RNA sequence: CGGGGCGUAGCGCAGUCCGGCCAGCGCGCACGGUUCGGGUCCGUGAGGUCCGGGGUUCAAGUCCCCGCGCCCCGA
Numbered sequence: 001c002g003g004g005g006c007g008u009a010g011c012g013c014a015g016u017c018c019g020g021c022c023a024g025c026g027c028g029c030a031c032g033g034u035u036c037g038g039g040u041c042c043g044u045g046a047g048g049u050c051c052g053g054g055g056u057u058c059a060a061g062u063c064c065c066c067g068c069g070c071c072c073c074g075a
Stems, first nucleotide, its partner, number of pairs: 001074007010027004020058001029045005051067005
């Protein structure tokens, strides 16, 4: 320098292909139940400007453009 992949909750990921219910799952966390107490188990809940900016659209995590970061391949 060229090509590709990834970036969504504290952590790991799904959702992107084909734009459309108000953005979800597991773990973790908080509270409650169970227990003498703890773990396990059960219930409830909090937590996200979906990497940044711009564009298209009635509507963008999803499409387009420009950047940033990480990883892989090639030179």
Transfer RNA from an Anaerolineae bacterium, 75 nucleotides, folded computationally.
The sequence is in RNAcentral, with records from ENA.
The prediction has a mean pLDDT of 82.
Lineage of the source: Bacteria > Bacillati > Chloroflexota > Anaerolineae.